[in-house]
Context: one part of a larger RNA
RNA sequence: GAAUGAACGCUGGCGGCGUGCUUAACACAUGCAAGUCGUGCGCGAAGGUGGCUUCGGCCACCGGAGAGCGGCGAACGGGUGAGUAACACGUGGGUGAUCUGCCUGGGAGCGGGGGAUAACCUGGGGAAACUCGGGCUAAUACCGCAUACGUUGUGGUGGUUGCGGCCACCACAAGAAAGCUGGCCUCUAUUUAUAAGCUAGCGCUCGCAGAGGAGCCCGCGGCUGAUUAGCUAGUUGGUGGGGUAAAGGCCCACCAAGGCGACGAUCAGUAGCCGGCCUGAGAGGGUGAUCGGCCACACUGGGACUGAGACACGGCCCAGACUCCUACGGGAGGCAGCAGUGGGGAAUAUUGGACAAUGGGCGCAAGCCUGAUCCAGCAACGCCGCGUGGAGGACGAAGGUCUUCGGAUCGUAAACUCCUGUCAGACGGGACGAAGGCUUCCGUGCGAACAGUGCGGAAGCUUGACGGUACUGUCAGAGGAAGCCCCGGCUAACUCCGUGCCAGCAGCCGCGGUAAUACGGAGGGGGCUAGCGUUAUUC
Numbered sequence: 001g002a003a004u005g006a007a008c009g010c011u012g013g014c015g016g017c018g019u020g021c022u023u024a025a026c027a028c029a030u031g032c033a034a035g036u037c038g039u040g041c042g043c044g045a046a047g048g049u050g051g052c053u054u055c056g057g058c059c060a061c062c063g064g065a066g067a068g069c070g071g072c073g074a075a076c077g078g079g080u081g082a083g084u085a086a087c088a089c090g091u092g093g094g095u096g097a098u099c100u101g102c103c104u105g106g107g108a109g110c111g112g113g114g115g116a117u118a119a120c121c122u123g124g125g126g127a128a129a130c131u132c133g134g135g136c137u138a139a140u141a142c143c144g145c146a147u148a149c150g151u152u153g154u155g156g157u158g159g160u161u162g163c164g165g166c167c168a169c170c171a172c173a174a175g176a177a178a179g180c181u182g183g184c185c186u187c188u189a190u191u192u193a194u195a196a197g198c199u200a201g202c203g204c205u206c207g208c209a210g211a212g213g214a215g216c217c218c219g220c221g222g223c224u225g226a227u228u229a230g231c232u233a234g235u236u237g238g239u240g241g242g243g244u245a246a247a248g249g250c251c252c253a254c255c256a257a258g259g260c261g262a263c264g265a266u267c268a269g270u271a272g273c274c275g276g277c278c279u280g281a282g283a284g285g286g287u288g289a290u291c292g293g294c295c296a297c298a299c300u301g302g303g304a305c306u307g308a309g310a311c312a313c314g315g316c317c318c319a320g321a322c323u324c325c326u327a328c329g330g331g332a333g334g335c336a337g338c339a340g341u342g343g344g345g346a347a348u349a350u351u352g353g354a355c356a357a358u359g360g361g362c363g364c365a366a367g368c369c370u371g372a373u374c375c376a377g378c379a380a381c382g383c384c385g386c387g388u389g390g391a392g393g394a395c396g397a398a399g400g401u402c403u404u405c406g407g408a409u410c411g412u413a414a415a416c417u418c419c420u421g422u423c424a425g426a427c428g429g430g431a432c433g434a435a436g437g438c439u440u441c442c443g444u445g446c447g448a449a450c451a452g453u454g455c456g457g458a459a460g461c462u463u464g465a466c467g468g469u470a471c472u473g474u475c476a477g478a479g480g481a482a483g484c485c486c487c488g489g490c491u492a493a494c495u496c497c498g499u500g501c502c503a504g505c506a507g508c509c510g511c512g513g514u515a516a517u518a519c520g521g522a523g524g525g526g527g528c529u530a531g532c533g534u535u536a537u538u539c
Base pairs, nucleotide, nucleotide: 001539002538003537004536006535007534008533009532010531013386014385015384016383017382018381019379020378021344026342027341028340030339031338032337035072036071037070040069041068043066047062048061049060050059051058052057079297080296081295089221090220091219092218093217094216095215098214099213100212103210104209105208107206108205109204110203111145113143114142120135121134122133123132124131125130151174152173153172154171155170156169157168158167159166160165179202180201181200182199183198184197188195189194190193223269224268225267230260231259232258235257236256237255238254239253240252241251242250272294273293274292275291276287277286278285279284299320300319301318302317303316322333323332324331325330350376352375353374354373358372359370360369361368362367389419390418391417392416399410400409401408402407423480425475426474427473428472429471433466436462437461438460439459440458441457442456443455444454445453446452483528484527485526486525487524488509489508490507494523495522496521497520498519504511505510
């Protein structure tokens, strides 16, 4: 000099864009943060209409709250950096050792049956959390059967190759599925309108390929300590097996005796890694906040279940610590999600608004959910921009300070005159961000169809948290808006008074003991400026 997620002191007008618990991975009151689908299924409260009534109510229809079964999601998004010196990360490869829901493009199919169970009704236990029987019922829930283009297994043949792979063919065997919604009468069946028929959309099953995602393996690379020198028994390898989507001591039985190490093993300390960021001419050094990629973790430790995917932050089980409820028998909980509280600390914000946009989940859709996100609030924490007025104005006023008493200086500074109108103030106008969505019509594809539906177009209606914000017009009036540090040398800026090795200053050298440009005050000056200094840290 540059820099900071800064803090502290003095000061503080406005705006834009960013940033904001670096400490206790300390403990948490309260609210919200993951739901959605009635176009999968069976119930069905309130309410409404009508009828009956012995006025207690009952029945039918409409209606649809709500929970339940089922599907998808909940493995994303969001947080944190504890652990980890490791194939965790970065980079480059391998997978002839692998998996992949939703999505995309081809191919083949969706036939016919069965038995249950929640909800509901009913009975019991419990303070509660909840739980145990009996009875009824549905499905895109569950289970057989049939069929099998592919697929898988066994056996065989051929081609090809990077030779434990891939491709083609044959035989035998095994293994699938689910329906829902809208419309129509061309075909079929009853005959004038329906569905078992047709059609469209959404789905379901098997298999191939893709895209995106993931698992595993390898080369190389990036901390400190030798006042850590030896380490190792599933240890190192083999055979055979188990396990996994998958190679492998990953696990197991048996066999062998290996494996690593001064090119630093082992041990100890420290640490999430990277793109980047800071500094520097560069080489390098430091660092890993915000944003992006990867990893790890979710009260502490362990475990598996479900699932395409988890060993699962707002799932389950066990153990532990802690907190809470209890009828003492037993139960409930996990903010390192967004706010917020206590505590720790030099120190770090609102228990805000909206799904309008972007994105995500579910849904045919309308839509619902979304503390992701977009906004607003607080903070000079940072960067950037603007203002606190402009021009004129000397007999150089008054006053302050200094003085050699002549004067010098503050100083065109002020007063005064003439202007301007940024920001703030008042009153008006007022956005972009909106793409979409719904209805009707037109063209076109599927179709028997003038249904329906996909695509394209037109018209009408309609969707904004921010926000009456940005921006802009008018009005008034210099009115409301400057401080901080320094002045001995380094280092830019000097005098007077006070003090008298005292009080004090200080980054280094050093000042102060009676004329101190170094302490304190004043006048003057220098520097930066809504900031200025100090402290801490890095280069």